[in-house]
RNA sequence: AAUAUGUGACAGGGGCGUCCGCGCAGGCGGGCUGAGAAGCACCCUUCGAACCUGAACCAGAUCAUGCUGGCGUAGGGAGUCGCGGAAACCGUCCA
Repeated sequence: AAUAUGUGACAGGGGCGUCCGCGCAGGCGGGCUGAGAAGCACCCUUCGAACCUGAACCAGAUCAUGCUGGCGUAGGGAGUCGCGGAAACCGUCCA
């Protein structure tokens, strides 16, 4: 001097399924998975599996469903400015 972990502000991105019951319907109640299944919430922001595409995909499980695994070192995918700040490394001095 910089960087990593940490953190703040503002900004941005994203998903919301499945099964059962009731109801003409809007919808309401319950079960399942999950961080989140419309929440003043949750998750993610390039060190990017948040999320999308492939995909009406493949295998397994389930009452059922991205429910689990594969696909996946595949293709896309949203950021800036601060605070703080090591080790290692570099330089200088002394012995």